This is a predicted structure of a 72-nucleotide RNA (transfer RNA) from a Bacteroidia bacterium.

[in-house]
C1' cells in the first nucleotide's frame, strides 16, 4: 500500500431490524458488636465517527478514524 477482523456502562462481554442487557467494580439498605460474607435496590450509554437505505438501524450499506492480524 491491500486484505481481514474488532469497536456496546468504569472493566470484561451479550444482542441474527422493533426503541440496549448480563457479570464484575462504585453507591445506598437490611444482616453484623464491627468488618467480611450474604441479600435487596440504585446509579451509570448520544452503540468509534460522520453519511446513506429504511415507518424504525447497536444491527444493513459507504467514507473515515483506532486496534489486532495476514499478504505486498
Nucleotide at each position: 500500500g491491500a486484505g481481514u477482523u474488532u469497536g456496546u456502562a468504569g472493566c470484561u462481554c451479550a444482542g441474527c431490524g422493533g426503541u440496549a442487557g448480563a457479570g464484575c467494580a462504585u453507591c445506598u439498605g437490611c444482616c453484623u458488636g464491627a468488618u467480611a460474607c450474604g441479600u435487596a435496590g440504585a446509579c451509570g450509554g448520544u452503540c468509534g465517527u460522520a453519511g446513506g437505505u429504511u415507518c424504525a438501524a447497536a444491527u444493513c450499506c459507504u467514507g473515515c478514524c483506532a486496534a489486532a492480524c495476514u499478504c505486498a
Source information: It was read from a public genome assembly. It matches the Rfam family "tRNA". The family's RNA type in Rfam is transfer RNA. NCBI's taxonomy places the organism under Bacteria, Pseudomonadati, Bacteroidota, Bacteroidia.